Annotation:
The RNA shown here (transfer RNA) has 73 nucleotides and comes from a Steroidobacteraceae bacterium. The source organism's lineage runs through Bacteria, Pseudomonadota, Gammaproteobacteria, Steroidobacterales and Steroidobacteraceae. It matches the Rfam family "tRNA". It is annotated as a transfer RNA. RNAcentral holds the sequence, with entries from ENA. The coordinates come from a structure-prediction model, not an experiment, and the mean pLDDT is 81. The same sequence occurs in records of 2 taxa.
RNA sequence: GCUGGCAUAGCUCAGUCGGUAGAGCAGCCGCCUUGUAAGCGGCAGGUCGCCCGUUCGAUUCGGGCUGCCAGCA
Numbered sequence: 001g002c003u004g005g006c007a008u009a010g011c012u013c014a015g016u017c018g019g020u021a022g023a024g025c026a027g028c029c030g031c032c033u034u035g036u037a038a039g040c041g042g043c044a045g046g047u048c049g050c051c052c053g054u055u056c057g058a059u060u061c062g063g064g065c066u067g068c069c070a071g072c073a
Stems, first nucleotide, its partner, number of pairs: 001072007010025004019056001027043005049065005
């Protein structure tokens, strides 16, 4: 330099062939326990990396950029 993949909650990841986003763990509250852990129930937490475009509508489609990973040279 070229090509491909990935970027979603604090962490690990789902997701939708375009229609107001989820799980587990972690956090907080409650129940249980003599108490802690475990277990059970609930709550909170996200401009879906950034910009532009298409569209009535974009996390999803197209382009560019940034970062990471891999391959080729």